A computed fold for a 347-nucleotide part of an RNA from a Ktedonobacteraceae bacterium, annotated as large-subunit ribosomal RNA, domain IV.
The coordinates come from a structure-prediction model, not an experiment, and the mean pLDDT is 88.
Its Rfam family is "Bacterial large subunit ribosomal RNA".
RNAcentral holds the full RNA, with entries from ENA.
Lineage of the source: Bacteria > Bacillati > Ktedonobacteria > Ktedonobacterales > Ktedonobacteraceae.
Context: one part of a larger RNA
RNA sequence: CCUCUGUCAAGGAACUCGGCAAAUUAACCCCGUACCUUCGGAAGAAGGGGUGCCCUAGUAGCUUUGUGUGCGUUGUGCACAUGGGGUGAGGGGGUCGCAGUAAAUCGGCUCAAGCGACUGUUUACCAAAAACACAGGUCUCUGCGAACGCGCAAGCGGAAGUAUAGGGGCUGACUCCUGCCCAGUGCCGGAAGGUUAAAGGGAGUGGUGAGCGUAGCCACGAACUGAAGCCCCGGUGAACGGCGGCCGUAACUAUAACGGUCCUAAGGUAGCGAAAUUCCUUGUCGGGUAAGUUCCGACCCGCACGAAAGGAGUAACGACUUGAGCACUGUCUCGACAGGGGGCUCG
Numbered sequence: 001c002c003u004c005u006g007u008c009a010a011g012g013a014a015c016u017c018g019g020c021a022a023a024u025u026a027a028c029c030c031c032g033u034a035c036c037u038u039c040g041g042a043a044g045a046a047g048g049g050g051u052g053c054c055c056u057a058g059u060a061g062c063u064u065u066g067u068g069u070g071c072g073u074u075g076u077g078c079a080c081a082u083g084g085g086g087u088g089a090g091g092g093g094g095u096c097g098c099a100g101u102a103a104a105u106c107g108g109c110u111c112a113a114g115c116g117a118c119u120g121u122u123u124a125c126c127a128a129a130a131a132c133a134c135a136g137g138u139c140u141c142u143g144c145g146a147a148c149g150c151g152c153a154a155g156c157g158g159a160a161g162u163a164u165a166g167g168g169g170c171u172g173a174c175u176c177c178u179g180c181c182c183a184g185u186g187c188c189g190g191a192a193g194g195u196u197a198a199a200g201g202g203a204g205u206g207g208u209g210a211g212c213g214u215a216g217c218c219a220c221g222a223a224c225u226g227a228a229g230c231c232c233c234g235g236u237g238a239a240c241g242g243c244g245g246c247c248g249u250a251a252c253u254a255u256a257a258c259g260g261u262c263c264u265a266a267g268g269u270a271g272c273g274a275a276a277u278u279c280c281u282u283g284u285c286g287g288g289u290a291a292g293u294u295c296c297g298a299c300c301c302g303c304a305c306g307a308a309a310g311g312a313g314u315a316a317c318g319a320c321u322u323g324a325g326c327a328c329u330g331u332c333u334c335g336a337c338a339g340g341g342g343g344c345u346c347g
Base pairs, nucleotide, nucleotide: 001342002341003340004339005338006337007336008335010333011332014331019328027051028050029049030048031047036041038173052095053094054093055092056091061087062086063085064084065083066082067081068080069079070078071077096100108326109325110324111323112322113321114320115318116317120132121131136171137170138169139168140167141166142165148157149156150155174313175312176311177310179243180242181241184240185239186236187235188234189233190232193231194230195229199225200224204220205219206218207217208216244262245261246260247259248258271305272302283299284298285297286296287295
């Protein structure tokens, strides 16, 4: 010097990204417990008090099992008395120590906010979470040889199930809710018209036919008839998605309930909002501090929230994240000492 362990004056988070680590708390009994709440909880909330040993005395009581007597609706019945066993407070008196859950085991607590309802699950070996899942909600497919999945097939799963069932997508307890747009894309429905393949059809043209040419044969081939699809016509958003700009206007000013105009399929409703979203930004105001880029409450000028890629709340829960406080402490001011193991020196 390193490491492990223990103790510490005064102060008590001044440490630090952050109370990380450590300390505090701790058992049992009694008293006593707020906001909030889905009335279950919150709650061991918080905050207090007691605890050894001896005597009364193994006492009161409770319980179990005998015996006797009485009553009796004969039942393992009831009452009383008297024995045995088990368990066992509370009160009073006394007594020792600094200290009685004397060691060991053995919750620190509170307030506020975010996210996720919850118990669960996860990156075996840097991530346990706000991620995944979840009951619940909703859309859609599927009538059974189901849809869907695996397989070349046979076949199998689905399911020895049958729409209160099964598959897929999204959302994610609960409460209050879930606005407008169907122009584009998707899906569903429609079938009049347009387009349209193979095929049918065959006007016509060409070849051959020893020179011309008939028949026959061969080749090409117009019109016309041709399905689904697409075009077309409708519907559909808890389908993919989208949800404006400029100018003016009120008797201070400011602002604009109001008006004009352009564009659009329609121009963001409720609620929330400097937010896990706010660039400018340490926005502004208030709270907390002596002092607060964080935090909480507001404001709304939302660069670029917004309604099942759900919106806003929410009791309970969380090895989650953030801010504040009490208690407590070697985290620190600031270091010291002691012990175990190493390093180092010597052998």